RNAcentral holds the full RNA, with entries from SILVA. A computed fold for a 354-nucleotide part of an RNA from a metagenome, annotated as small-subunit ribosomal RNA, central domain. Its mean pLDDT, the model's own confidence on a scale to 100, is 87. Its Rfam family is "Bacterial small subunit ribosomal RNA". Its family is annotated with structural constituent of ribosome and ribosome in the Gene Ontology.
[in-house]
Context: one part of a larger RNA
RNA sequence: CUGGGCUUAAAGCGUCCGUAGCUUGUUUGACAAGUUUCUGGUGAUAUCCCACUGCUUAACAGUGGGAAGGGCUGGAAAUACUAUCAGACUUGGAGGCGGGAGAGGGUAGAGGUACGUUAGGGGUAGCGGUUAAAUGCAAUAAUCCUUAACGGGCCACCGGUAGCGAAGGCGUUUACCUAGAACGCGCUCGACAGUGAGGGACGAAGGCCAGGGGAGCAACCCGGAUUAGAUACCCGGUUAGUCCUGGCAGUAAAUGAUGCGGACUUUGUGUCGCGCAAGCCUCGAGCUUGUGCGGUGCCGUAGGGAAACCGUUAAGUUCGCCGCCUGGGAAGUACGAUCGCAAGGUUGAAACUU
Numbered sequence: 001c002u003g004g005g006c007u008u009a010a011a012g013c014g015u016c017c018g019u020a021g022c023u024u025g026u027u028u029g030a031c032a033a034g035u036u037u038c039u040g041g042u043g044a045u046a047u048c049c050c051a052c053u054g055c056u057u058a059a060c061a062g063u064g065g066g067a068a069g070g071g072c073u074g075g076a077a078a079u080a081c082u083a084u085c086a087g088a089c090u091u092g093g094a095g096g097c098g099g100g101a102g103a104g105g106g107u108a109g110a111g112g113u114a115c116g117u118u119a120g121g122g123g124u125a126g127c128g129g130u131u132a133a134a135u136g137c138a139a140u141a142a143u144c145c146u147u148a149a150c151g152g153g154c155c156a157c158c159g160g161u162a163g164c165g166a167a168g169g170c171g172u173u174u175a176c177c178u179a180g181a182a183c184g185c186g187c188u189c190g191a192c193a194g195u196g197a198g199g200g201a202c203g204a205a206g207g208c209c210a211g212g213g214g215a216g217c218a219a220c221c222c223g224g225a226u227u228a229g230a231u232a233c234c235c236g237g238u239u240a241g242u243c244c245u246g247g248c249a250g251u252a253a254a255u256g257a258u259g260c261g262g263a264c265u266u267u268g269u270g271u272c273g274c275g276c277a278a279g280c281c282u283c284g285a286g287c288u289u290g291u292g293c294g295g296u297g298c299c300g301u302a303g304g305g306a307a308a309c310c311g312u313u314a315a316g317u318u319c320g321c322c323g324c325c326u327g328g329g330a331a332g333u334a335c336g337a338u339c340g341c342a343a344g345g346u347u348g349a350a351a352c353u354u
Stems, first nucleotide, its partner, number of pairs: 004325003007308002012322001014202004021195003025089006033082002035078008048066007092192001093189003096185003104178007111155002115151008126137002163170002207248006216242002221237004259321006268298013303310002327354003336347004
């Protein structure tokens, strides 16, 4: 190693696309490369087995004979499986058509309160803030009421274990551009597929570069408190940043801590989308019930699991392919390589220690 694992113990790449490779539906024929059988050659000596012989015996050694040997190679045959070639098929897959669902993506326009500022009017001594205060704001008239303008950001209610997206993520509204999925038809192609080392693309927040923008919030920073102290929690300010455009970066408890695809395996109950049937109908893109397919939840059978729990959305039973793990610390560090403007990312040890 045969024969272990990866939700939580070490272990699923953040996600997808895809090259090589690996794997691959039903069926007919050809071929005979793999495969199987038989057979020739090779497979040194020694070792091993048998017999005999030599040292006084044995161990040991010699001579003769035999056996064994992964593999390599020549020939003959077999044809189930695999490969190859030729042909056929439709269930996988792709395309087409149809009417629907959706915060899927992009661009441009429009809107809504709140907030802030400024200006006008009213009005007067406090406002603000806290457990309590103070810093702060206010007689250059604040807070408060009211009218208007401007500005940037955000999108209440609807809103939902609702929806969409590969993931990150996506929520006012209108138009245009654009992508995917489900359902129905079974019209076309006819295995065209699955996975995917390298590779490529996308990738929250924060960060970086250049140019805009800056209302609110707010790392840093400055004050006020609290406290033994308070480089904090609380309060008053406030700069990067948060927003937009173009680029870089490439990481997260990027989580379902659960890779992707296929097949099989008791039930019940919600909900979303599409189809079908029946009933009702104020006939509407209507309502109700049942049912098929697809999604998304809850409970739970068998089974699994160390348990928690999972349980047709599996962590059950299996097939294909990829990634990853091998005690803790040192350490995701050092060195090297590579990417980056930098910050840093990726790859990734050892001594030593326990």